[in-house]
Predicted 3D model of a 543-nucleotide part of an RNA (large-subunit ribosomal RNA, domain I) from Candidatus Avimonas sp.
RNAcentral holds the full RNA, with entries from ENA.
Taxonomically the source falls in Candidatus Avimonas (Bacteria, Bacillati, Bacillota, Clostridia).
Its Rfam family is "Bacterial large subunit ribosomal RNA".
Context: one part of a larger RNA
RNA sequence: AGCGCAAGGGGGAUGCCUUGGCACUGGGAGCCGAAGAAGGGCGCGGCAAUCUGCGAAAAGCCACGGGGAGCCGAAAGCAGGCAGCGAUCCGUGGGUGCCCGAAUGGGGAAACCCGGCCGGCGGAAGACCGGUCACUGCAUACUGAACACAUAGGUAUGCAGGGGGAACCGCCCGAACUGAAACAUCUAAGUAGGGCGAGGAAAAGAAAUCAACCGAGAUUCCCUAAGUAGUGGCGAGCGAACGGGGAAGAGGCCAAACCUUGGGUAGAAAUACCCAAGGGGUUUAGGACAGCGUAAGGUAUGGCGAGCGCUAGCCGAAGCGUAUGGGAAGACGCACCGCAGGAAGUGAAAGUCUUGUAGGCGAAAGUGUAAGCCAGCCGGCUGAAUCCAGAGUACCACCGGGCACGUGUAAUCCGGUGGGAAGACGGGGGGUCCACCCUCCAAGCCUAAAUACUCCCCAGUGACCGAUAGCGCAGAGUACUGUGAAGGAAAGGUGAAAAGAACCCCGGGAGGGGAGUGAAAGAGAACCUGAAACCUUGUGCUC
Numbered sequence: 001a002g003c004g005c006a007a008g009g010g011g012g013a014u015g016c017c018u019u020g021g022c023a024c025u026g027g028g029a030g031c032c033g034a035a036g037a038a039g040g041g042c043g044c045g046g047c048a049a050u051c052u053g054c055g056a057a058a059a060g061c062c063a064c065g066g067g068g069a070g071c072c073g074a075a076a077g078c079a080g081g082c083a084g085c086g087a088u089c090c091g092u093g094g095g096u097g098c099c100c101g102a103a104u105g106g107g108g109a110a111a112c113c114c115g116g117c118c119g120g121c122g123g124a125a126g127a128c129c130g131g132u133c134a135c136u137g138c139a140u141a142c143u144g145a146a147c148a149c150a151u152a153g154g155u156a157u158g159c160a161g162g163g164g165g166a167a168c169c170g171c172c173c174g175a176a177c178u179g180a181a182a183c184a185u186c187u188a189a190g191u192a193g194g195g196c197g198a199g200g201a202a203a204a205g206a207a208a209u210c211a212a213c214c215g216a217g218a219u220u221c222c223c224u225a226a227g228u229a230g231u232g233g234c235g236a237g238c239g240a241a242c243g244g245g246g247a248a249g250a251g252g253c254c255a256a257a258c259c260u261u262g263g264g265u266a267g268a269a270a271u272a273c274c275c276a277a278g279g280g281g282u283u284u285a286g287g288a289c290a291g292c293g294u295a296a297g298g299u300a301u302g303g304c305g306a307g308c309g310c311u312a313g314c315c316g317a318a319g320c321g322u323a324u325g326g327g328a329a330g331a332c333g334c335a336c337c338g339c340a341g342g343a344a345g346u347g348a349a350a351g352u353c354u355u356g357u358a359g360g361c362g363a364a365a366g367u368g369u370a371a372g373c374c375a376g377c378c379g380g381c382u383g384a385a386u387c388c389a390g391a392g393u394a395c396c397a398c399c400g401g402g403c404a405c406g407u408g409u410a411a412u413c414c415g416g417u418g419g420g421a422a423g424a425c426g427g428g429g430g431g432u433c434c435a436c437c438c439u440c441c442a443a444g445c446c447u448a449a450a451u452a453c454u455c456c457c458c459a460g461u462g463a464c465c466g467a468u469a470g471c472g473c474a475g476a477g478u479a480c481u482g483u484g485a486a487g488g489a490a491a492g493g494u495g496a497a498a499a500g501a502a503c504c505c506c507g508g509g510a511g512g513g514g515a516g517u518g519a520a521a522g523a524g525a526a527c528c529u530g531a532a533a534c535c536u537u538g539u540g541c542u543c
């Protein structure tokens, strides 16, 4: 020195554990904001660094309700208090709520600086305190230039907007990698990404729809039709509809004709035309107009609202003994309850110990839903003529887009440019186009439910993880990195209980040896178990 054995050190694998995650299910809830949000800064405790809570009224104030013995957060300690005259705690409502932040009196390098006006305090000035003062849009009123009327502009009042939100939704803009075994049409994909906007959902929606000579009857979603018909460098691929079955179910309002009122323009006037408001009317066998008629019914608007939920809670069956052990819930013995043998905890493995579970009960206040009631609103038939029924619209050409459909015979839908109708004896559609036939009525608006999603709340589930796993985080968007956008960790376990080692000894201390606690200290806080590498000591063998 190597190898073996033994004992240690070192290290933190493994096992066990779980306060944390992950994925779902069923319910709930689904917007917040100038009445100042989301998110922050700074403060508030007797002593107070962090977190939590709160806001100068500052770990809190008031009221109501619950609850019933302790309490002054995590979090010990010292000091001092509170509480059956009901505290702490829980729920509901209210008060306070500094500064920044859309941030909004002005400024600004967010959490700071500086003002105007009114009021308060004050003898006065300053300071201080309370209130108020941004911008934009709309409405109304007043005022009012160049320029006579007018208009622009200005002022005031009222209402609204502004910002935030995980995903979901609508609209606008919109890739490439990739696939086509290369690649250009095509695909990926109207995806990713960007912008704007809305809501608890959004969008769509009451036929100028389909169908096929039979008929259906808004929209949305699911199953099917069907990987069919089609489309396609007929490549790769893309990919319907009709019809059928389900979920849900709901239909309404304007514009116009006509009537009334008010106003305006032209005109000497009659009159003509226009504007505003109210009535009327709203669909395809229509309406105005004329005649007759006024209630059965409906209701998505407003109010009240039984009941049932939610936001605190309450009641809630039944077990003892013996031995072992530090400890019994395990064993043994004998019982009991069960509409409760789900679960968690308790010194080990508990139906009957604790919390609970089944079952049942409960709200002053706030809130959801809602039977029902009241009000409001809607609510008819017949008829010849005449009048009305959404125009730079429909449609056409060219060029694009979008439809499953790549220009194709390419309809239907949308846009740009140019042209440009009819008007109910009218017009659109039925996949070029024409005829016949059928069907519908565009160029205005609104509309629950069935559907999508889950930042959030409640309950529950798992051939999900168990600390290099599971979220990045068993708390952390922290420490740290970066000018910044941004990136982004590591880190769990004494014990049943601190009973966390009084006292003595060595030592400056660290540390250790006794003593003591404990079932265990080889559980001693660098704390469960404690693998390997590596290091050391002892010993055997070999050289």
Stems, first nucleotide, its partner, number of pairs: 001542009015528001016493002020465002022462007029454002031164002039100003042055003046078002050074002061094006070082003105114003115133006135161009168199001169197005179186001183233001209216002220247005230238002251446003254390001258279009284424001286388003289383004297378003301375004307369005313361003319334004335352002337341001343355003395419007405431001426441005480487002500527001503514004